[in-house]
């Protein structure tokens, strides 16, 4: 140069055409003489442009980054 995959909160990972679980990590509270551990509660995310749809994280094309193969 081709190709075939993967991109989701801080990380790590599910999911699906109807606005996203779950663990971890963070913050408050509550426990406890203090911490730890445990409990509740809270913020926090679909790489980027287009397309198709009533609706796109999801499917179609380009792109970007990575990984594997091939040459």
């Nucleotide at each position: 140069g081709c190709g075939u995959c993967g991109c989701u909160g801080g990380u790590c990972c599910a999911g699906u055409g109807g606005u996203a679980a779950g663990a971890u990590g963070c913050a408050a509270c509550c426990c406890u003489g203090c911490c730890a551990c445990g409990g509740u509660u809270g913020a926090g995310a679909c790489c980027c442009g287009g397309g198709u749809u009533c609706g796109a994280u999801u499917c179609c094309c380009g792109g970007g980054c990575g990984a594997c193969g091939c040459a």
RNAcentral holds the sequence, with entries from Rfam. Transfer RNA from Sciurus carolinensis, 71 nucleotides, folded computationally. Its mean pLDDT, the model's own confidence on a scale to 100, is 82. Taxonomically the source falls in Sciurus (Eukaryota, Euteleostomi, Mammalia, Sciuromorpha). It matches the Rfam family "tRNA". Rfam describes the family as follows. Transfer RNA (tRNA) molecules are approximately 80 nucleotides in length. It is annotated as a transfer RNA.